[in-house]
The prediction has a mean pLDDT of 82. Predicted 3D model of a 90-nucleotide RNA (c-di-GMP-I riboswitch aptamer) from Paenibacillus validus NBRC 15382. The sequence was found by an Rfam model in a public genome assembly.

């Protein structure tokens, strides 16, 4: 110096819940929390899954509207996965 399972070590990062704000909503952002996570960092315009539909299209009743059903450069990376990266003992 490369390689490096596994331990180990410094630390990291935060689920549900609650509050308060933002959004039509999915949900996000802070503050409390702490489920659990060796990539629980970034990327949604590499790529797929899945979640909402303000708006739009069509349809059905049908008085005003209501119900379905479709679409996302909105959402989700803690669904997969892409790029990156600490530590690393005989």
């Nucleotide at each position: 110096a490369a390689c490096g399972a596994c331990a180990a070590a410094c630390g990291g990062c935060a689920a549900a819940a609650u509050c308060a704000u933002c959004g039509a909503a999915a949900g996000a952002u802070g503050a409390u929390g702490a489920c659990g996570c060796a990539a629980a960092g970034c990327u949604a315009u590499a790529g797929g899954g899945g979640c909402u539909a303000a708006u739009u299209u069509g349809g059905a009743c049908g008085a005003a509207g209501u119900c379905c059903a479709g679409a996302a450069c909105g959402c989700u990376u803690g669904c997969c996965a892409g790029c990156u990266g600490c530590c690393g003992a005989a």